Predicted 3D model of a 74-nucleotide RNA (transfer RNA) from a candidate division WWE3 bacterium. The coordinates come from a structure-prediction model, not an experiment, and the mean pLDDT is 81.
[in-house]
RNA sequence: GGGUUUGUAGCUCAGCCGGUUAGAGCGCUGCAUUCACAUUGCAGAGGUCCCCUGUUCGAGUCAGGGCAAACCCA
Repeated sequence: GGGUUUGUAGCUCAGCCGGUUAGAGCGCUGCAUUCACAUUGCAGAGGUCCCCUGUUCGAGUCAGGGCAAACCCA
């Protein structure tokens, strides 16, 4: 230098072929339970969906350009 894949909550990841409110598990906070802790149950907070631009009535999803990481080729 060329190619492939990936980038979504603090962490690990779903989200199909563009559509309804962006989700799960773990973690965190509060409450209940306990003498207390743990476990368990209930509730809650937490996101510019890596960045910019475009297409579209509508983009996490499609297109173009960047950035970063992993791997392959040279």